[in-house]
The part of an RNA shown here (small-subunit ribosomal RNA, central domain) has 350 nucleotides and comes from an activated sludge metagenome.
RNAcentral holds the full RNA, with entries from SILVA.
It matches the Rfam family "Bacterial small subunit ribosomal RNA". Gene Ontology terms of the family: structural constituent of ribosome and ribosome.
Context: one part of a larger RNA
C1' cells in the first nucleotide's frame, strides 16, 4: 500500500463556527466533458504468450496469431455523473404563537453559619485523639445573651429532574442576551451535510498586575504515631480558593463510544409542548413530537455487554490505529512571562 480497525484490546481531536475540499432532494428540457459503442489511423523490431514448422531432441531458429496505449480522429448512444436553463417542496431556513429551563453576561440584595472585635452573665478549664500531646485559658478562655464588622458559600425545595457545543451551570430580584423543543403551515426554494488548514470557547492547578482574606489550606513549624514516619490523625498555618484585567491550554475534557441522514419488535418511568374522551372542575385516560431512564426481540459483539439515545442495518464527511520498552521522550519548529503546550524520531533492547 492492499486489507483490517478504533466502549473495555492500539486507535475519536476537549467542544464549537467555517474556508478550499469531499459528498449532495425530486421532475422536465438542452449540452456531450467524464462514461458506453462503432469505424480509421497508429502503438517498428526483438523480447513475452499461444499455434505450426525446420536442425536426430532440445537450446535456437522461422512463421502465423495473440499481446503492448487513462493514445489521436471521425461518427454514435443519453441511463448515470456533470454542465446549463425552467419547475417542485418530502431536506434546510424564514415567520407567527403561547409555554419551559441552575443556559450566558451586569448591577442590586436576603438569610442561616464561621471566624473575629466591644459590651454583659459566669468560672476553671476548653480544645482535641484510638489514647494523647503541642495549642488556647485567672492578663477571665470554653458556655451563653446583646450589638458590630469582614469575607465566603447558598441548607431545605432537588429528583433516576432541567439548561448548555463541550467546559460546565443553584438563594432572591431586576436589565441585556444566546439556544432549543412543541403548534400553526404563512414565505424562501436545495440555500444541504462533513471538514484539511484557520479562528473561537475551554474544569481545576499554576502565571503577571492590582485588591481581598472569614472558613478551609500545598509549602512549612510543632505535638502524636513508628524501628523510622520527610506520611495517614492533632494544633496552627503561608501561597491559593474570592474579585478585575490579561496569560496559561492541559485532564479518567468519559458515554473511556466523531458527526449527519435514513431503515429495524415491544414494555415501563420521568420532563417540556400539543391533541382527543370523560368531567362543573382539579384532574385521570388515550394519541402525537422533542428530551432524558431502565428492562428487553431480532441483530452485533472475544466476551462484558449494546440494542430506535445502538455497539443492529446502510450512504456521506473528517480523525486516529499498526508489538512492548526507549517515550508521548531527544532534537528542530511554532506558542508562552514561566511552568510547559503542540508537533514528533532513533540508537538500542525484549
Nucleotide at each position: 500500500u492492499u486489507g483490517g480497525g478504533c466502549g473495555u484490546a492500539a486507535a475519536g481531536c476537549g467542544c464549537g463556527u467555517g474556508u478550499a475540499g469531499g459528498c449532495g432532494g425530486c421532475c422536465a428540457g438542452a449540452u456531450a466533458g467524464g462514461u458506453c459503442c462503432g469505424a480509421u489511423g497508429u502503438g517498428a523490431a526483438a523480447a513475452c504468450u499461444g499455434g505450426a514448422g525446420g536442425c536426430u531432441c532440445a537450446a535456437c531458429c522461422u512463421c502465423c496469431a495473440g499481446c503492448c496505449g487513462u493514445c489521436a480522429u471521425c461518427g454514435g448512444a443519453a441511463a448515470c455523473c456533470a454542465u446549463c436553463u425552467g419547475g417542485c417542496u418530502a431536506g434546510a431556513g424564514u415567520c407567527c404563537g403561547g409555554a419551559a429551563g441552575a443556559g450566558g453576561a451586569g448591577a442590586g440584595u436576603g438569610g442561616a453559619a464561621u471566624u473575629c472585635c466591644u459590651g454583659g452573665u459566669g468560672u476553671a478549664g476548653c480544645g482535641g485523639u484510638g489514647a494523647a500531646a503541642u495549642g488556647c485559658g485567672c492578663a477571665g478562655a470554653u458556655a451563653u445573651c446583646a450589638g458590630g464588622a469582614a469575607g465566603a458559600a447558598c441548607a431545605c425545595c432537588u429528583a433516576u429532574g432541567g439548561c448548555g457545543a463541550a467546559g460546565g451551570c443553584a438563594g432572591c430580584u431586576c436589565u441585556c442576551u444566546g439556544g432549543g423543543a412543541c403548534g400553526g403551515u404563512a414565505c424562501u426554494g436545495a440555500c444541504g451535510c462533513u471538514g484539511a488548514g484557520a479562528c473561537g470557547c475551554g474544569a481545576a492547578a499554576g502565571c503577571g498586575u492590582g485588591g481581598g482574606g472569614a472558613g478551609c489550606g500545598a509549602a512549612c513549624a510543632g505535638g502524636a504515631u513508628u524501628a523510622g514516619a520527610u506520611a495517614c490523625c492533632c494544633u496552627g498555618g503561608u501561597a491559593g480558593u474570592c474579585c478585575a484585567c490579561g496569560c496559561c491550554g492541559u485532564a479518567a475534557a468519559c458515554g473511556a463510544u466523531g458527526g449527519g441522514c435514513g431503515c429495524u419488535a415491544g414494555g415501563u418511568g420521568u420532563g417540556g409542548g400539543c391533541g382527543g374522551u370523560g368531567u362543573c372542575g382539579a384532574c385521570u385516560c388515550c394519541g402525537u413530537c422533542c428530551g432524558u431512564g431502565c428492562c428487553g426481540a431480532a441483530g452485533c459483539u472475544a466476551a462484558c455487554g449494546c440494542a430506535u439515545u445502538a455497539a443492529g442495518c446502510g450512504c456521506c464527511c473528517c480523525g486516529c490505529c499498526u508489538g512492548g520498552g526507549g517515550a508521548g521522550u531527544a532534537c528542530g519548529g511554532c506558542c508562552g512571562c514561566a511552568a510547559g503546550g503542540c508537533u514528533a524520531a532513533a540508537a538500542c533492547u525484549c

Its mean pLDDT, the model's own confidence on a scale to 100, is 88.